[in-house]
RNA sequence: GCGUCAGGAUCGGGAGAAUCCGGCGGGGUGCAAACCCGGAGCCGGUGCCGAAGGAGCAACCGCCCCGGUAAACUCUCAGGCGCACGAACCGUUCUGACAC
Numbered sequence: 001g002c003g004u005c006a007g008g009a010u011c012g013g014g015a016g017a018a019u020c021c022g023g024c025g026g027g028g029u030g031c032a033a034a035c036c037c038g039g040a041g042c043c044g045g046u047g048c049c050g051a052a053g054g055a056g057c058a059a060c061c062g063c064c065c066c067g068g069u070a071a072a073c074u075c076u077c078a079g080g081c082g083c084a085c086g087a088a089c090c091g092u093u094c095u096g097a098c099a100c
Stems, first nucleotide, its partner, number of pairs: 001100001003098005009093001011091003018046001020045005026037004047081003053077001054075003060068003
């Protein structure tokens, strides 16, 4: 110096699915009753998404009762369904290790 691997580091890219329904709180008009509006927030309900995390299984292997073992597949516990944040994965830089 090149290459490979790892990283909880750095920067960039990065999908999907109701800004649904109801109520509360709040504001306006009004003598009052009542009417109107109702973003953020809180509660409840229904529908939906999968690429944080988590869980499950094949081939195959084993000491073959049984067990080990994978995902971007499956499940949705969790998370998410306006924007933002986050985001598997890919690449850049950096750090470390290994080999030449």
The prediction has a mean pLDDT of 76.
Glycine riboswitch aptamer from a Paracoccaceae bacterium, 100 nucleotides, folded computationally.
Its Rfam family is "Glycine riboswitch aptamer". From the family's description: This family represents the bacterial glycine riboswitch. Glycine riboswitches usually consist of two metabolite-binding aptamers domains with similar structures in tandem. The aptamers cooperatively bind glycine to regulate the expression of downstream genes. In Bacillus subtilis, this riboswitch is found upstream of the gcvT operon which controls glycine degradation.